Transfer RNA from a Promethearchaeota archaeon, 76 nucleotides, folded computationally. The coordinates come from a structure-prediction model, not an experiment, and the mean pLDDT is 80. Its Rfam family is "tRNA". About the family: Transfer RNA (tRNA) molecules are approximately 80 nucleotides in length. It was read from a public genome assembly.
RNA sequence: GCUUCCAUAGUGUAGUGGUCAAGCAUUUGAGGCCCUCACCCUCAGGACUCGGGUUCGAAUCCCGGUGGAAGCACCA
Numbered sequence: 001g002c003u004u005c006c007a008u009a010g011u012g013u014a015g016u017g018g019u020c021a022a023g024c025a026u027u028u029g030a031g032g033c034c035c036u037c038a039c040c041c042u043c044a045g046g047a048c049u050c051g052g053g054u055u056c057g058a059a060u061c062c063c064g065g066u067g068g069a070a071g072c073a074c075c076a
Base pairs, nucleotide, nucleotide: 001072002071003070004069005068006067007066010026011025012024013023018056028044029043030042031041032040049065050064051063052062053061
C1' cells in the first nucleotide's frame, strides 16, 4: 500500500429496517433483608465512533473519515 472484518452505558455483550422510549450481565446510587457486613431481592441512573446518502422510517443498508484486528504485498 491492497483486501476483509469489527466499533452499542465505565466494562463485557445481545439486538441487523418500524411497539428501540435499545435488552442482559457487571458497575454506581437508593431501599428491603440482616445485630452488622457480605450474599440475595426491588427500584433508579448511565450507551448506538464521526460525517454524508438511501428510505415514510437507519444503531441496523450504502459511501467516506477515525480507531482497532487479521490476511496479502513491499522490504534494495